[in-house]
RNA sequence: GCUCUUGAAUUGCCGAAUCCCAGAAAACUUACUCUAACUGGGUACGGGGGAACCAUCAAUGGGGUGAAUCUCAAUUCAGUAUUACUGAACUUGGGUAGGGUAUCUUUUUUACCGAACCCGUCAGCUAACCCCGGAGGCACAAAGAAAGGAGAA
Numbered sequence: 001g002c003u004c005u006u007g008a009a010u011u012g013c014c015g016a017a018u019c020c021c022a023g024a025a026a027a028c029u030u031a032c033u034c035u036a037a038c039u040g041g042g043u044a045c046g047g048g049g050g051a052a053c054c055a056u057c058a059a060u061g062g063g064g065u066g067a068a069u070c071u072c073a074a075u076u077c078a079g080u081a082u083u084a085c086u087g088a089a090c091u092u093g094g095g096u097a098g099g100g101u102a103u104c105u106u107u108u109u110u111a112c113c114g115a116a117c118c119c120g121u122c123a124g125c126u127a128a129c130c131c132c133g134g135a136g137g138c139a140c141a142a143a144g145a146a147a148g149g150a151g152a153a
Base pairs, nucleotide, nucleotide: 011139012138013137014136019042020041021040022039023038045133046132047131048130049129054124061122062119063118064117065116070095071094072093073092074091075089076088077087078086079085080084098113099112101111102110104148105147106146107145108144109143
């Protein structure tokens, strides 16, 4: 000097998930203070239930959070049928409604995601009113083009 890995801090991203107050184990310390797992209370922000009016009819249950819906093919199983059709499985591959990021902003190209969980036979909208959440998880010099802005010289 280069490369790789780990940790911390700063910065940035998804998301409603930020901020404040009080108490406080452990650790550190001669001791105290600070710090602080955890506990309690609030809060920016967010979700659900719930009249009239209006809307809607059913079934095979239905519904909620979320961008995460819908569809095609293959495979397996079952049924009907006679070599085809129907249904289920989420197993595999492709597409898609829709969604976020690409590090100053916008547009565009290109690269991505298109899950998971919950209620329990029950819920359209919905004033008053009632109930709940206020988590978690990631990233490392930033992909190309155009317009604009900022800063520096």

Predicted 3D model of a 153-nucleotide RNA (c-di-AMP riboswitch aptamer (ydaO/yuaA leader)) from Pelotomaculum sp. PtaU1.Bin035. Model confidence (mean pLDDT): 78 of 100. NCBI's taxonomy places the organism under Bacteria, Bacillati, Bacillota, Clostridia, Pelotomaculum.